[in-house]
Context: one part of a larger RNA
RNA sequence: GGAUGAACGCUGGCGGCGUGCCUAAUGCAUGCAAGUCGAACGAUCUGAUUUAUCAGGGAGUGGCGAACGGCUGAGUAAUGCACAGGCAACCUGCCCUCGAGUGGGGGACAACCCGCCGAAAGGCGGGCUAAUACCGCAUACCCUCCCCCUGAGAUGUCAGCGGGGUGGAAAGCCUUCGGGCGCUCGAGGAGGGGCUUGUGUCCUAUCAGGUAGUUGGUAAGGUAACGGCCUACCAAGCCUUAGACGGGUAGCUGGUCUGAGAGGAUGGUCAGCCAGAUAGGGAAUGAGAGACGGCCCUGACUCCUACGGGAGGCAGCAGCAAGGGAUAUUGCGCAAUGGGCGAAAGCCUGACGCAGCGACGCCGCGUGGGGGAAGAAGGCCCUCGGGUCGUAAACCCCUUUUCUUGGUGAAGAGUAAGGACGGUAGCCAAGGAAUAAGUCUCGGCUAACUACGUGCCAGCAGCCGCGGUAAUACGUAGGAGGCGAGCGUUAUCC
Numbered sequence: 001g002g003a004u005g006a007a008c009g010c011u012g013g014c015g016g017c018g019u020g021c022c023u024a025a026u027g028c029a030u031g032c033a034a035g036u037c038g039a040a041c042g043a044u045c046u047g048a049u050u051u052a053u054c055a056g057g058g059a060g061u062g063g064c065g066a067a068c069g070g071c072u073g074a075g076u077a078a079u080g081c082a083c084a085g086g087c088a089a090c091c092u093g094c095c096c097u098c099g100a101g102u103g104g105g106g107g108a109c110a111a112c113c114c115g116c117c118g119a120a121a122g123g124c125g126g127g128c129u130a131a132u133a134c135c136g137c138a139u140a141c142c143c144u145c146c147c148c149c150u151g152a153g154a155u156g157u158c159a160g161c162g163g164g165g166u167g168g169a170a171a172g173c174c175u176u177c178g179g180g181c182g183c184u185c186g187a188g189g190a191g192g193g194g195c196u197u198g199u200g201u202c203c204u205a206u207c208a209g210g211u212a213g214u215u216g217g218u219a220a221g222g223u224a225a226c227g228g229c230c231u232a233c234c235a236a237g238c239c240u241u242a243g244a245c246g247g248g249u250a251g252c253u254g255g256u257c258u259g260a261g262a263g264g265a266u267g268g269u270c271a272g273c274c275a276g277a278u279a280g281g282g283a284a285u286g287a288g289a290g291a292c293g294g295c296c297c298u299g300a301c302u303c304c305u306a307c308g309g310g311a312g313g314c315a316g317c318a319g320c321a322a323g324g325g326a327u328a329u330u331g332c333g334c335a336a337u338g339g340g341c342g343a344a345a346g347c348c349u350g351a352c353g354c355a356g357c358g359a360c361g362c363c364g365c366g367u368g369g370g371g372g373a374a375g376a377a378g379g380c381c382c383u384c385g386g387g388u389c390g391u392a393a394a395c396c397c398c399u400u401u402u403c404u405u406g407g408u409g410a411a412g413a414g415u416a417a418g419g420a421c422g423g424u425a426g427c428c429a430a431g432g433a434a435u436a437a438g439u440c441u442c443g444g445c446u447a448a449c450u451a452c453g454u455g456c457c458a459g460c461a462g463c464c465g466c467g468g469u470a471a472u473a474c475g476u477a478g479g480a481g482g483c484g485a486g487c488g489u490u491a492u493c494c
Base pairs, nucleotide, nucleotide: 001494002493003492004491006490007489008488009487010486013365014364015363016362017361018360019358020357021323026321027320028319030318031317032316035064036063037062040061041060044057045056046055047054048053071276072275073274080201081200082199083198084197085196086195087194090193091192092191095189096188097187098186099185100184101183102182103137105135106134112127113126114125115124116123117122142168143167145165146164147163148162149160150159151158152157172181173180174179202248203247204246209239210238211237214236215235216234217233218232219231221229251273252272253271254270255266256265257264258263278299279298280297281296282295301312302311303310304309329355331354332353333352337351338349339348340347341346368398369397370396371395378389379388380387381386403431404430405429406428407427408426412421438483439482440481441480442479443464444463445462449478450477451476452475453474459466460465
C1' cells in the first nucleotide's frame, strides 16, 4: 500500500447493487417451512334442491411425493475432495423410443356399528364392506436359471431371430364413444447413482516400528455389484525413514486476497462434492434413505400427569435466552422462476420473488453556480506599521440535481383476465438556496506552525522519542495539511 462476513470512537443527506452469529454443532416459548389426487375406493356430512341430479367438506383405504428443495461444518488427513481413467463386477421411480400383453377368479383389513380399558397419549375385542390394496390360476413377444451348439474375445467373459428344460405378469378410471390416462413383461436411451484404479492433498520423529480378519488362498454366505464385506479352514503374510503407526489441526474444490511473477494466505456469500441433524446404535419401507420437520432402543435434557404413564428435538424461516467486541423482521406474496400432486381447474411451497433493519462493503450523486473589497465585522498573530482567516461572508444575478407538495403512472404477464413489489420506478407541474460535513493529523519517517496554559506534573507515543519555566511532540485556540458521507483506531492476511 492492498484486502476483510469485521468490531470500536466521532460524524452522518440520498440512491443502486451486494452483504449480515466468524462465538455456544448451546438451550429453545410461539407461528409457519410437504403435501396432493373424488378422473383408484367404500362409507358419511352439508347446501341447492328435487326424487334424481348438481356443488362442496372433513376422516379413512389406496397412489405419487415426502431420499428434492432448505440449514450447518461438528466429525473427517481419507469409506473425503480435485483431475484423469476403468466396471469383462453394477442399479436406476418419474421422462423418451420400440416390441408384446392387459384373460378368468378368491379371501381380507380400515373407515363404519357394538362393547370395553385409560387422566391423557392412546389401545383392545366382536361384526359388516370397496378398490388401481392383497393372493392364487391361465397365457409368455420375452426375461430368469440349468444343460448343449456356434462364433468372438482379454478371465470362470460376451454375443446368437441356435436347441431343450425350469420358474415368472397385469388394473382399472374417464369419455364428446373418436379416444385419452393408466397397468404388466421386455429391449434401448437420457439423466441420476454405486464400486474401483492412478496422481495430488497441512504440522509433528520430543510418535519408529505397526497389524490377528491383520495379508493371501479355498469353500459357503451376503450385496444391485467386486471385495475379509462376513464366516469356517489353510498358509504367514501385509505396511513402513519415498515416514508406516501415533499425536495435533482441518470439511475439500471452482475460486478469493495479495504479488510484476514465482509464491504466500484463505475457502464467508455464489456453484460442485462430502458429512451431520440432541449423544450413541438399529433396521423396516422404498427405484432411491440407513431418512433434519419417519419408526425402534439406550442415554442426557425439557415439559404434562389423576403418579399408573405419556410428549418433545429450529445446524428450515422469523423470533427468544445465553455466550460474545459483534451480526437483521415473530414482514408481504405465490404475480414471476423452480418444485410436489392432479386429466384439468387448482392446492401446497419461510425454495424463491420482494419489502424492512445495519455507511457492513462497492459504485454513483448531492450539500449549490457566477459575480462580489487593496479586503466589512469578528477571531488569531504582531516588530503595533501590519499580516491572516479571505471572494470567504454580506450583497447582486442564476439554477433546482436533491427536498417538499400536487398530478400522472409503468415494464416485469406468454394468452383474454390476473402484479407481492407498489401508487414503487419513471414522467409533468409548483415552491424555495432552500433539507444535507465531518474526521484525522501538523518533531522526523510524513503533506501541514504559531500563541497561550502546564512544568519529568498532567499527559503523548507505530519506531526514534517528547514533557524537569519560552514544548512546532502534552492540553486549548487560531491557522494549515490529508481524506471526505465518511474519517480514524484495533484485529487478521499478503
Predicted 3D model of a 494-nucleotide part of an RNA (small-subunit ribosomal RNA, 5' domain) from an uncultured bacterium. The full RNA is in RNAcentral, with records from ENA and SILVA.